The prediction has a mean pLDDT of 86. A computed fold for a 99-nucleotide RNA, annotated as SAM riboswitch aptamer (S box leader).
This record gives sequence, structure tokens and C1' cells, in this order.
RNA sequence: UCCUUAUAAAGAGCGGCGGAGGGACAGGCCCUUUGAAACCGCGGCAACCUGCAAUACUGCAAGGUGCUAAAUCCUGCGGCGCAAGCCGAGAGAUAAGGU
Repeated sequence: UCCUUAUAAAGAGCGGCGGAGGGACAGGCCCUUUGAAACCGCGGCAACCUGCAAUACUGCAAGGUGCUAAAUCCUGCGGCGCAAGCCGAGAGAUAAGGU
């Protein structure tokens, strides 16, 4: 890098540093000088892997990841529908395994 499987309307922020961007992409719509991204410190959430409970689809813990504005912020392709909307797929994300 690519492949497979699983998951998603739940949950969880302060400080330092920095100084204009950020929310994957496109269109929207938002956030942001009342301070964006990145980085650092300390918290927190969750429970995929992991450990323990003989086993477990159950429970506890929190070592490895991940996350901590908004449904994965919404839509994107297809089906149904007058519409509102519903269902599925795709894409992206994370984990675990493979390559």
C1' cells in the first nucleotide's frame, strides 16, 4: 500500500505553546483572532485487541490502540415514495487479522 471482518444517532476537555486555518474528498452547512491546525502536559470516554473470572455471546480491569463540536455534521450511488422520509450500497474512519 492493498485485502478481509467488525463497529458507528451513545460517550468524553482543561492548560501550555502556536498564530490562521479546521471539519478526509466535492457540494452544503458549520467551527475558529472570545484564538484554527500542529505539538506538549494533565484529565476524561469507550472497550476492538489484551488480562482475569475453568468456558462464554456475561462480568471486572484498563496494558496496546482509538477517540474527546455538530449522527461518520449532512448529502454524494441505487431502490421505494406525491412528499416528508425509509432501506441498501459506496467512500472515509477505527480496531483486529492477512499481504